A computed fold for a 78-nucleotide RNA from a Planctomycetota bacterium, annotated as c-di-GMP-I riboswitch aptamer. The prediction has a mean pLDDT of 91.
[in-house]
RNA sequence: ACGCGACAAGGGCAAACCAGCUGAGAGGCUGGGACGCAAAGCCACGGGCCCCCGCAAGCGGGCAGCCGAGCUACCGAA
Numbered sequence: 001a002c003g004c005g006a007c008a009a010g011g012g013c014a015a016a017c018c019a020g021c022u023g024a025g026a027g028g029c030u031g032g033g034a035c036g037c038a039a040a041g042c043c044a045c046g047g048g049c050c051c052c053c054g055c056a057a058g059c060g061g062g063c064a065g066c067c068g069a070g071c072u073a074c075c076g077a078a
Stems, first nucleotide, its partner, number of pairs: 004076002012037002017032006035065001041071002045068003048063004053058001
């Protein structure tokens, strides 16, 4: 340095659900809350899923906690 990930240390994030706000919707934000997570940090590039429009082809929007690619990063037992 790469890989790897422990009943390690110090920390981090926060599903469902609830409340408020927001959006036509999928959804988003904030607070509460923790099921989980070693990239559950970033990124819609490929696939996938969701919403709107459309007869359809498809257009536009969304999901990173579905999988993969890319970028970045704390710690250090085996």